């Protein structure tokens, strides 16, 4: 110096000058809720998105029994909790650093496997090989046909043909028999476990694939959302259909149990106030773990709107500024992203 | 903001427990009738099943993820 792989930082910068939106303090007004000014301070993101999981938290009957349904799926942890991290196992990629992985069960049982092929799951005989009969030729050495039986070695088909290879063996062959090699069963030892290395140990091997198809097993789940929900103020009109073998109340079906109402059209009112931001919370230290994280101590206080608030403008200066704007709150994935800087580590030339 | 369902031809739909060329109607466009036009008859083209990825021999179909649009939800009585 070129080619790369991992993770993290920041998401123009300073100043001024007018505006929004909450707090805090004063001061004025108003009967009061409140409103005005003036000061001081504080105002979006690493994804604030997508809305894919998880949980806080509210209501629903303070949570009933069943069965249907959904999620998860190699291990050990972590953590309120998870489909999330961490740390390992085993498969794959890549020369490496590293990356990627929905990886239980196919010997419970069921369904599918199209066309092509002779056979597609109880395997099969289309070519091809072999035996044996029959006919015809014949130069007597065979050779075509056609039929009956072996044969999965070779051809050909498919996305897949019932282990690989070599040797006996055979009429041709074949796990039919042997050795290696692969799988399966036991078993020895290592590891908490996935699993990992042996066995002069049994078994000739009997069982394709597909479970992001039903389905098996294990684990785990009550639903429904802040327009959830609590208060306060203002208004108003009923009508009609169903309806106790019945509606509704914990989603769907049964059962049990509680309550009489339920839908539908039509009225009336959409003001304030609580939920609402101090949390499983950040930050720095020190322990403890390989890490996710956990314990301790100090320190911080960092939007909270309800038609919705970050904008405008002016100077100055670079590298000319991506993707994108909180709406009850956390934890994650996912996914979008212009540049710029920092860290570690690989692989290859070359030079010393 | 919370929940929910949808995307296949230019339009309106089928086809979805996977099996190959993906269909129907109307619309376009060529012919024929007709003096010419509609109607009528015959025929032809149009799609990468909203984008990417996966699991299978094989995916409009199943699973994960973006994007796009629809619809529904206040409180009294």
């Nucleotide at each position: 110096c070129g080619a790369g792989c991992a993770g993290c930082a920041u998401a123009a910068a300073c100043g001024g000058u007018c505006g929004c939106u909450g707090c805090c303090g004063c001061a004025g007004c108003g009967a009061a809720g409140g409103c005005u000014g003036c000061g001081g301070g504080a105002g979006a993101g690493g994804a604030a998105a997508g809305u894919c999981c998880g949980g806080g938290c509210u209501u629903c009957a303070c949570a009933g029994g069943g069965c249907a349904g959904g999620a998860u799926g190699c291990c050990u942890g972590a953590u309120a909790g998870c489909g999330u991290c961490a740390g390992g196992u085993g498969g794959g990629a890549g020369c490496g650093a590293u990356c990627c992985u929905a990886a239980g069960g196919a010997a419970a049982g069921u369904g599918c496997a199209a066309c092509a092929g002779a056979a597609a799951g109880u395997a099969u005989a289309c070519c091809g090989c072999c035996u044996c009969a029959a006919u015809g030729c014949c130069a007597c050495g065979g050779c075509a046909u056609u039929g009956u039986g072996g044969u999965a070695a070779g051809g050909g088909u498919g996305a897949a043909a019932u282990g690989g290879c070599a040797g006996u063996g055979u009429a041709a062959g074949a796990g039919a028999c042997u050795a290696c090699c692969g799988g399966c069963u036991c078993u020895g030892c290592g590891g908490u476990a996935a699993c990992g290395c042996g066995g002069c140990a049994g078994c000739g091997c009997a069982u394709u694939g597909u479970a992001a198809a039903c389905c098996c097993c294990a684990u785990c789940c009550g639903a429904a959302g802040c327009a959830a929900g609590u208060c306060c103020a203002u208004g108003a009109a009923g009508a009609a259909a169903c309806g106790a073998u019945a509606u509704g109340g914990c989603g769907g079906c049964c059962c049990g149990u509680c309550a009489u109402g339920u839908u539908u059209c039509g009225g009336g009112u959409a003001g304030g106030a609580c939920g609402c931001u101090u949390g499983a919370g950040g930050u720095a230290u020190a322990c403890g773990g390989u890490g996710a994280c956990g314990u301790a101590u100090a320190u911080c206080c960092u939007a909270g709107a309800u038609a919705g608030a970050u904008g405008a403008c002016c100077g100055u200066u670079c590298a000319c500024g991506a993707c994108a704007u909180a709406a009850c709150c956390c934890g994650g994935c996912u996914u979008a992203c212009a540049g710029u800087g920092c860290u570690g580590c690989u692989c290859a030339u070359u030079u010393u | 903001g919370c929940g929910u369902c949808u995307g296949u031809a230019g339009c309106u739909c089928a086809g979805c427990a996977g099996g190959a060329u993906a269909g129907a109607g109307c619309a376009a466009c060529g012919g024929c009738c007709u003096u010419c036009u509609a109607a009528g008859c015959c025929g032809u083209g149009g799609g990468c099943c909203a984008g990417g990825g996966g699991u299978u021999c094989g995916a409009a179909u199943c699973c994960c993820u973006u994007c796009a649009g629809g619809c529904g939800c206040g409180c009294c009585a």
Predicted 3D model of RNase P RNA and transfer RNA as a complex of 429 nucleotides. It holds a member of the Rfam family "Bacterial RNase P class A". The family's RNA type in Rfam is ribozyme. Its mean pLDDT, the model's own confidence on a scale to 100, is 77.